[in-house]
RNA sequence: GGGCAGCUAGCUCAAUGGUCAGAGCGCAUGCAUCACACGCAUGAGGUUACAGGUUCGACUCCUGUGCUGCCCACCA
Repeated sequence: GGGCAGCUAGCUCAAUGGUCAGAGCGCAUGCAUCACACGCAUGAGGUUACAGGUUCGACUCCUGUGCUGCCCACCA
């Protein structure tokens, strides 16, 4: 330098162009317990990497940029 894949909650990951972007774990509060753990209930937490475009409507499609990983090539 070229190609491919990925980027969504604190972590791991879902989400057919359309109904409020969800799940598990974690976290907070309550119940329970002498207390903790387990368990049960409730809740908080999101600029869907960034910018632009297409569309009535974009996490999803297109373009550019950034970052991560893999492969290939080149140079000294």
A computed fold for a 76-nucleotide RNA from Parcubacteria group bacterium CG1_02_36_42, annotated as transfer RNA. The same sequence occurs in records of 2 taxa. NCBI's taxonomy places the organism under Bacteria, Bacteria candidate phyla. Its Rfam family is "tRNA". From the family's description: Transfer RNA (tRNA) molecules are approximately 80 nucleotides in length. Rfam classes the family as a transfer RNA.